[in-house]
RNA sequence: CUGCCGAAAGGGCAGAGCCGGAGCGAUCCGGUGACGCAAAGUUUCAGGUCCGCUCUGGCGGAUGGCUGGACUGUCGAA
Numbered sequence: 001c002u003g004c005c006g007a008a009a010g011g012g013c014a015g016a017g018c019c020g021g022a023g024c025g026a027u028c029c030g031g032u033g034a035c036g037c038a039a040a041g042u043u044u045c046a047g048g049u050c051c052g053c054u055c056u057g058g059c060g061g062a063u064g065g066c067u068g069g070a071c072u073g074u075c076g077a078a
Stems, first nucleotide, its partner, number of pairs: 005076002012037002017032006035065001041071003045068003048063006
């Protein structure tokens, strides 16, 4: 220095609910609030689930806090 790993420390993010807004909808954005998270940072590449249209193949969208993969990252005990 790198990889694995996840004790400690410094910190980080922010579930459900509620308020306001956007959207046909799934859902998203802001505020509040913390259930939790060692990547709960990013990314639809593969799959799952959800929504709209078609109903005949399928097309479009959402979810990264559903799983896997990829990329990046703080610290450094055993």
About this RNA
A computed fold for a 78-nucleotide RNA from Desulfuromonas soudanensis, annotated as c-di-GMP-I riboswitch aptamer. The model forms 95% of the base pairs in the Rfam consensus. The coordinates come from a structure-prediction model, not an experiment, and the mean pLDDT is 90. The organism belongs to Desulfuromonas, within Bacteria.